[in-house]
Context: one part of a larger RNA
RNA sequence: UGCUCCUCAAGGAACUCGGCAAAACAGCGACCGUAACUUUGGAAUAAGGUCCGCCCCGCUUGGCGGGGCCGCAGCGAAAGAUCCCUGGCGACUGUUUACUAAAAACACAGCUCCCUGCGAACUCGUAAGAGAAUGUAUAGGGGGUGACGCCUGACCAAUGCAAGAAGGUUAAAUAACGGUGGUGUUCCGCCUUUGGUGGAAUGCUGGCUGUUAUAAGCCCUUGUGAAUGUCGGCCGUAACUAUAACGGUCCUAAGGUAGCGAAAUUCCUUGUCUGGUAAGUUCAGACGUGCACGAAUGGCGUAACGACUGGGGAACUGUCUCGAGGAGUAGCUUG
Numbered sequence: 001u002g003c004u005c006c007u008c009a010a011g012g013a014a015c016u017c018g019g020c021a022a023a024a025c026a027g028c029g030a031c032c033g034u035a036a037c038u039u040u041g042g043a044a045u046a047a048g049g050u051c052c053g054c055c056c057c058g059c060u061u062g063g064c065g066g067g068g069c070c071g072c073a074g075c076g077a078a079a080g081a082u083c084c085c086u087g088g089c090g091a092c093u094g095u096u097u098a099c100u101a102a103a104a105a106c107a108c109a110g111c112u113c114c115c116u117g118c119g120a121a122c123u124c125g126u127a128a129g130a131g132a133a134u135g136u137a138u139a140g141g142g143g144g145u146g147a148c149g150c151c152u153g154a155c156c157a158a159u160g161c162a163a164g165a166a167g168g169u170u171a172a173a174u175a176a177c178g179g180u181g182g183u184g185u186u187c188c189g190c191c192u193u194u195g196g197u198g199g200a201a202u203g204c205u206g207g208c209u210g211u212u213a214u215a216a217g218c219c220c221u222u223g224u225g226a227a228u229g230u231c232g233g234c235c236g237u238a239a240c241u242a243u244a245a246c247g248g249u250c251c252u253a254a255g256g257u258a259g260c261g262a263a264a265u266u267c268c269u270u271g272u273c274u275g276g277u278a279a280g281u282u283c284a285g286a287c288g289u290g291c292a293c294g295a296a297u298g299g300c301g302u303a304a305c306g307a308c309u310g311g312g313g314a315a316c317u318g319u320c321u322c323g324a325g326g327a328g329u330a331g332c333u334u335g
Stems, first nucleotide, its partner, number of pairs: 001330008010321002014319001019316001029051004037042001039147001053069007070074001075080001082314007089306002094106002110145007122131003148301004153231003158228002160224005167219003174213007181205011232250005259293001260290001271287005
C1' cells in the first nucleotide's frame, strides 16, 4: 500500500447521476390502535403505543391481579420487515436477451375483426398421406388490442378486401371463313415433237398469315376502418384595449370529436403561475401558444400489485466535512 472486517468527537446526505454502499428503529410474540382511497376482497403486521426475567400471595388457574428481587442488559444467544407522502408506466401471478439489458419489452384473462359447413379452413409433404381431430361454428385457424370503469368521433378520394355485371379492353388453344404453297385427275388455249407454258373444275395435304367467335383480370358500379391509412389555409368582425361566439373566401375524400396536454411526446424552454426549499434546469398542481397528443398502431381514469422509474420526508449512519485508530491477510524491505 491492496483486500476483508471493527470503532470514532461535533455535524448528519453537506457525498453523489442517484442515500450507491454502509448504518439504524423494528423484528409474522401478546395487548391496544390503525388514515386516504377502494373493484368492498383489500390497503394492513398500515402508521403508532405498551409489555416480556425470577420469587411469594390471592383468584373466576392453558391465565390474570397484587407485592417483592437482581443485573448494563429479561423476545437476555443465533435467526427473524425500515417506514411514510406523491407522480409515470404496465392491471395483476407469470416470461425474456444460458455468458454485460428482467424492463415501461413479451405473455395474459377480457374485447374485437377475418376465414372455415367438414374429404373444413390452415400447416407439413412431389405424392400417398399426416396433423387440425377420433374435434364440428358455444368448434378450429389467423390478425389486432390487452383486467376493470367511461368511451371509441369524421373520411371509402388512394391502397387492400368483398360483391356485381350493362359497356370498353384483353392470352393461348380450338372452330369457321379467307390469303399464300405442294402434289394428283379431267378439260381447254398457245408454242419448235418427246415436252414446255397459261387457264378452269375437282381430290389430298403442309407451314405461315388475316378476320370472326370465346375467360378471368383490368377499366367500371357499389360496399367496407377494432382494413393499410388520412383527419386544412387566408382575411375581417363586439361601445377602452384584448379576444372573437359571428361573417367572407380558397381547397379537400373529410378537415382532429370526447378526453388529455411543456407530457416516456414541447424545438423555442430553466414557457408562465402556484406549492414545496433560505435558495429547486428535477418534482407536484394548473394554463394551452399541442414545433410534432388523440381515440383497439386504442383515448382518458383506476383499487391492488412491481428486485421497474421520478420527486419529497422521518429514522439512521465515515456517503461526506476530513480524516484517525485497530484486527487479519497479501505484496515489498530487513532480521